[in-house]
RNA sequence: UUUUAACAAUGCCACACCUGUUGCGAAACAGGGCCGGAAAGCCUUAGAACUCAGUAACACGAGUUAGCUUAGGCUGCACAA
Numbered sequence: 001u002u003u004u005a006a007c008a009a010u011g012c013c014a015c016a017c018c019u020g021u022u023g024c025g026a027a028a029c030a031g032g033g034c035c036g037g038a039a040a041g042c043c044u045u046a047g048a049a050c051u052c053a054g055u056a057a058c059a060c061g062a063g064u065u066a067g068c069u070u071a072g073g074c075u076g077c078a079c080a081a
Base pairs, nucleotide, nucleotide: 003081012037013036017032018031019030020029021028022027035067041074042073043072045071046069047068048065049064050063051062052061
């Protein structure tokens, strides 16, 4: 550097739910919690689902979800050969 499947180890994250805060809302953040995850690390590029008070109107718009995709891009740990 490349390839490849398993075992093991150091660790990591944190579903639902609860509390507080923010937002019109989807939901997010912090604390608790721990269903699960080998990228459940990062990125809305392509789809998908969800939300939209206000506004004369513009939903072919604006936003939310990366823990929706046997979609994609970038990056990371360990062992064996």
The prediction has a mean pLDDT of 79. Predicted 3D model of an 81-nucleotide RNA (c-di-GMP-I riboswitch aptamer) from Gammaproteobacteria bacterium HGW-Gammaproteobacteria-3. It matches the Rfam family "c-di-GMP-I riboswitch aptamer". About the family: GEMM was predicted in a large-scale screen for bacterial structured RNA regulatory elements. The sequence was found by an Rfam model in a public genome assembly.